The RNA shown here (FMN riboswitch aptamer (RFN element)) has 147 nucleotides and comes from Shinella sumterensis. Taxonomically the source falls in Shinella (Bacteria, Pseudomonadati, Pseudomonadota, Rhizobiaceae). Its Rfam family is "FMN riboswitch aptamer (RFN element)". Gene Ontology term of the family: FMN binding.
RNA sequence: AGAUGUUCUCAGGGCGGGGUGAAAUUCCCCACCGGCGGUAUCGGGCGAGAGCCCGGAGCCCGCGAGCGCCUUUCGUGAAUGAAGGGGUCAGCAGAUCCGGUGCGAUGCCGGAGCCGACGGUUAAAGUCCGGAUGGAAGAGGGCAUGU
Numbered sequence: 001a002g003a004u005g006u007u008c009u010c011a012g013g014g015c016g017g018g019g020u021g022a023a024a025u026u027c028c029c030c031a032c033c034g035g036c037g038g039u040a041u042c043g044g045g046c047g048a049g050a051g052c053c054c055g056g057a058g059c060c061c062g063c064g065a066g067c068g069c070c071u072u073u074c075g076u077g078a079a080u081g082a083a084g085g086g087g088u089c090a091g092c093a094g095a096u097c098c099g100g101u102g103c104g105a106u107g108c109c110g111g112a113g114c115c116g117a118c119g120g121u122u123a124a125a126g127u128c129c130g131g132a133u134g135g136a137a138g139a140g141g142g143c144a145u146g147u
Stems, first nucleotide, its partner, number of pairs: 001147001003145008016030004031127002033116002035063004042055005058114002066092002068089001069086006096112005118130003
């Protein structure tokens, strides 16, 4: 340095102002926010150089939690339901273009757009409350074995 096993820790942000109204952080106008891995013409560092290291996309590729779906048990006359399991089954599941530079950009520069689970609520929620002191893509470390 890399491999296998095991274990620990960490792992999501945002309604400020105004309007209407009996009532809205839910509607309207102006705001605000952007998980994880990959990709890299950008930024930083190192190097004589080839190059290496770190960071770098909400809307390019893939993944994650939630709902749905399937399934087991309990329960029921039957259902509603309760508890557990599955994870490709992939339905909800989403959203980007124009100009410039360049060999090369949906990533850089400029501009204009667009998107955001489920349940709750005096009124419809990406931003409030709740499941959640949960789970998890993954990130970092410890230990053991052997190369």